[in-house]
This is a predicted complex of two RNAs, RNase P RNA and transfer RNA, with 461 nucleotides together.
RNA sequence: GAUGUCAUCCAAGUGAUCGCUGGCUCCGUCUCCUUUGACGGAACGAGAGGAAAGUCCGAGCUCCAUAGAGCGCGAUGCCGGGUAACGCCCGGUGGCGGAAACGCCGAGGAGAGUGCCACAGAGAAGCAGACCGCCUUUCUUCUUCGGACGGAAGGCAAGGGUGAAAAGGUGGGGUAAGAGCCCACCGCACGUUCGGUAACGAACGUGGCAAGGCAAACCCCAUCGGGAGCAAGGCCACAUAAGCAGGCGCUCGAGGACGGCUCGUCCGAUGCCUGUGGGUAGGCUGCUGGAGGCGCGUAGCAAUGCGCGUCCUAGAGGAAUGAUCGCUGGCGCGCGGGGAGCGAUUUUCGCGCGAUACAGAACUCGGCUUACGGAUGACGCCGACC
RNA sequence: GGUGGGGUAGCCAAGUGGUCAGGCAAUGGUUUGCAAAACCAUUAUACGCGAGUUCGAAUCUCGUCCCCACCUCCA
Numbered sequence: 001g002a003u004g005u006c007a008u009c010c011a012a013g014u015g016a017u018c019g020c021u022g023g024c025u026c027c028g029u030c031u032c033c034u035u036u037g038a039c040g041g042a043a044c045g046a047g048a049g050g051a052a053a054g055u056c057c058g059a060g061c062u063c064c065a066u067a068g069a070g071c072g073c074g075a076u077g078c079c080g081g082g083u084a085a086c087g088c089c090c091g092g093u094g095g096c097g098g099a100a101a102c103g104c105c106g107a108g109g110a111g112a113g114u115g116c117c118a119c120a121g122a123g124a125a126g127c128a129g130a131c132c133g134c135c136u137u138u139c140u141u142c143u144u145c146g147g148a149c150g151g152a153a154g155g156c157a158a159g160g161g162u163g164a165a166a167a168g169g170u171g172g173g174g175u176a177a178g179a180g181c182c183c184a185c186c187g188c189a190c191g192u193u194c195g196g197u198a199a200c201g202a203a204c205g206u207g208g209c210a211a212g213g214c215a216a217a218c219c220c221c222a223u224c225g226g227g228a229g230c231a232a233g234g235c236c237a238c239a240u241a242a243g244c245a246g247g248c249g250c251u252c253g254a255g256g257a258c259g260g261c262u263c264g265u266c267c268g269a270u271g272c273c274u275g276u277g278g279g280u281a282g283g284c285u286g287c288u289g290g291a292g293g294c295g296c297g298u299a300g301c302a303a304u305g306c307g308c309g310u311c312c313u314a315g316a317g318g319a320a321u322g323a324u325c326g327c328u329g330g331c332g333c334g335c336g337g338g339g340a341g342c343g344a345u346u347u348u349c350g351c352g353c354g355a356u357a358c359a360g361a362a363c364u365c366g367g368c369u370u371a372c373g374g375a376u377g378a379c380g381c382c383g384a385c386c
Numbered sequence: 387g388g389u390g391g392g393g394u395a396g397c398c399a400a401g402u403g404g405u406c407a408g409g410c411a412a413u414g415g416u417u418u419g420c421a422a423a424a425c426c427a428u429u430a431u432a433c434g435c436g437a438g439u440u441c442g443a444a445u446c447u448c449g450u451c452c453c454c455a456c457c458u459c460c461a
Stems, first nucleotide, its partner, number of pairs: 001382001003380008012328007020047002023044001025042006049358001053369002056367005061229004068263004073225005078092005093107001094105004108220002113218002115214003131160002133156007141148002168186006187209001188207008233285004243276006255267003278460002292311008331354010387457007396410003404441001412428005434450005
């Protein structure tokens, strides 16, 4: 210098003018017996994010039984730890990718059962399969007497061919030809010992080798899960109706408790369900201080826990958080000057121009995923020079 | 804001692991004086997009984009 990997940080700053939202203080007007409330104005200080997004997981919170039992259904799936919890995070194991830094993995079970494996191929899951082929015996014909074509009976899974997949691999021995038939090494299975909390690993021994793949097919095993969601839920005001049609039921009970079934519990008769018809489209609350942020210490490899200190940081509701003009800083491009170098090039100063990403809170947190501009640091590898 | 469903040719639409049916439309032909209708034939364009599982994906899984529907208060 080039290229790659990982991690962290920022999301420009500041001034003026004009606005918007809500907070607090003050003033004015109206209202109320008073407290208070509504409207308008002024001053002060505050006002989006790393993803506010997708709504994919997990919780808080609220209502329904104080959230119950069984079946079903759904989710998760190597091991250990963290956490309020998780499908998240951290550390490890194994596998895969990469030359490396490093990255990725839905990674339980195919010795419980069922199912599927198209086409091609002789044969596709059953101790499989002779299409070509190799070998032996025998018969006929031919013969250059070595043998050859063809038929029949058998042996062979070595070689070819098909396929995603054809019953361990390489080498040697062996054989009529072959074959774990035998041997060595590798692989595999089982056992013992050792190490490790464990997943697992290592060593040694035994066995010629056990019968494919798919569980993001049904399923089995283990663990977890009651449902709905702030348009949850609570309160007030205003106004209309207390009607119509259909269905069910009145204690041997319809229906409800927002879910698939059963049980159980509770409610339940001026009842319940469906449709239609009517009114208002208003206000308050939930509503922002929380599993919160930052710093230091401490335990831990880490995620994270604990202790102390410190800070307060939007609460709108068709929905505010903006616009314009300057200055400074960073980035890119162009022009000019200086320095380094033989040169390519690089560095610095000045001037001008341009752009400034993804994107906008809607009850709140913890994660994941996706979108996206820039800066810094560490590490790997390659090249050049000393 | 929340919840549910869907995306297959120009349009409608079947297909739930093995080369994606069918209808309308389009094009050409027969018929006709010319058309319509009818009949015959034909091609190309298709599984929203990107990954993964599998020998193999429209189908199974994950991510992403787009579309549609429902959910306010009183009674």
Rfam match: Bacterial RNase P class A. Rfam classes the family as a ribozyme. Gene Ontology terms of the family: ribonuclease P activity, dimeric ribonuclease P complex and tRNA processing. Its mean pLDDT, the model's own confidence on a scale to 100, is 77.